[in-house]
Context: one part of a larger RNA
RNA sequence: GAACGUUCGCUGGGGGCAGGCUUAACACAUUCAAGUCGAGCGCCCCGCAAGGGGAGCGGCAGACGGGUGAGUAAAGCGUGGGAAUCUACCCUUGACUACGGAAUAACGCAGGGUUUGUUGUGCUAAUACCGUAUGUGUCCUUCGGGAGAAAAAUUUAUCGGUCAAGGAUGAGCCCGCGUUGGAUUAGCUAGUUGGUGGGGUAAAGGCCUACCAAGGCGACGAUCAAAUAGCUGGUCAGAGAGGAUGAUCAGCCACAUUGGGAGUGAGACACGGCCCAAUCUCCUACGGGAGGCAGCAGUGGGGAAUAUUGGACAAUGGGCGCAAGCCUGAUCCAGCCAUGCCGCGUGAGUGAUGAAGGCCCUAGGGUUGUAAAGCUCUUUCACCGGAGAAGAUAAUGACGGUAUCCGGAGAAGAAGCCCCGUCUAACUUCGUGCCAGCAGCCGCGGUAAUACGAAGGGGGCUAGCGUUGUUC
Repeated sequence: GAACGUUCGCUGGGGGCAGGCUUAACACAUUCAAGUCGAGCGCCCCGCAAGGGGAGCGGCAGACGGGUGAGUAAAGCGUGGGAAUCUACCCUUGACUACGGAAUAACGCAGGGUUUGUUGUGCUAAUACCGUAUGUGUCCUUCGGGAGAAAAAUUUAUCGGUCAAGGAUGAGCCCGCGUUGGAUUAGCUAGUUGGUGGGGUAAAGGCCUACCAAGGCGACGAUCAAAUAGCUGGUCAGAGAGGAUGAUCAGCCACAUUGGGAGUGAGACACGGCCCAAUCUCCUACGGGAGGCAGCAGUGGGGAAUAUUGGACAAUGGGCGCAAGCCUGAUCCAGCCAUGCCGCGUGAGUGAUGAAGGCCCUAGGGUUGUAAAGCUCUUUCACCGGAGAAGAUAAUGACGGUAUCCGGAGAAGAAGCCCCGUCUAACUUCGUGCCAGCAGCCGCGGUAAUACGAAGGGGGCUAGCGUUGUUC
């Protein structure tokens, strides 16, 4: 000098754009944040009907979107390669969509229950479940053969279902190189290193297992540890090299009170799913139950410190649905905060008796100072009145009567902060008297202090100015 997710003090007019718990991954009251489909199905309620509503079975979604950075020094990340894989919805192509069966929830009845919810029995449907057939292609094969599919719906033209091949997208896996500090951590390793057989997986592999061999890593730093840390594109600073950093935005990873587990599924070992254990909180009729804001707001606490329990699905995007549409604290907006950046204003011209007042004085005067007053003007912003968008494509606009435009009044409503010994731009008087105090360094103050306090004057920056902290 520059920068910041800054703090604090004094001060504060308008706007645009951005940013806003860096600390306790501390605990959370309350609302909302993931539903949707009657063009899969039976039933119940309201209704004359049309139609509407409700829970349930079933489908898809819930693995996305949103949050956080605890863990992780490598199962991560960055970059460049690789082969032994899967991929719902979407696109292309080929073939098919035949015949049957048994249940069950809802519902009714009965029982026991504070609740959550539960037991028995009876009835019923399906795009729920099961069997048979066929099977172009597919898979296995000892080449003889064997295995294996489906689901319909309606407004009658669509939309589904199954198998197979290809694509697209997404994902899993492997390898090279790079990726903090410590040697007052020097040896580490038995599933360890490799092979064979078997198992397992979508898939290669000690991933697992039996047997066999004795290997594998390491001063080019293995191993270790209550070390530290999410990584990157980037950001800051710098002439660069190097350094510091990883907020906002974007990519990847990890986590969801703590630890473990699997089931479902194309995909999870799943933030607002399930089970078990632990901690904490709440309810209870003491038998037992319920919960998880590192989603958006909000509360307590911690802290120098960080916002509203707001509006709307109008746009963009997502889920479901043929659609109408429904849901969406994603998102778009608004509110708060000078937290930052950018731009604007607080007036312009004229005006010397150099007014008054203040301050200094050698008492002559000097300075504040064209500064003020006065005169002549202007109206940005704010204010008042009127018109009023784009963003939407036929309809639909939260923002919003917003942006913007026109008119009106009146200089009117709008300036502070720090500093003045040297570094370093800017000086005098009074008070104080090593006191009170100042201070970034040197240092100032003990009776004439340009260094403390006040005043006058001056310098700097300006809706800010100083200060603290951190980095270069």
The prediction has a mean pLDDT of 85. Predicted 3D model of a 472-nucleotide part of an RNA (small-subunit ribosomal RNA, 5' domain) from Rhizobium leguminosarum.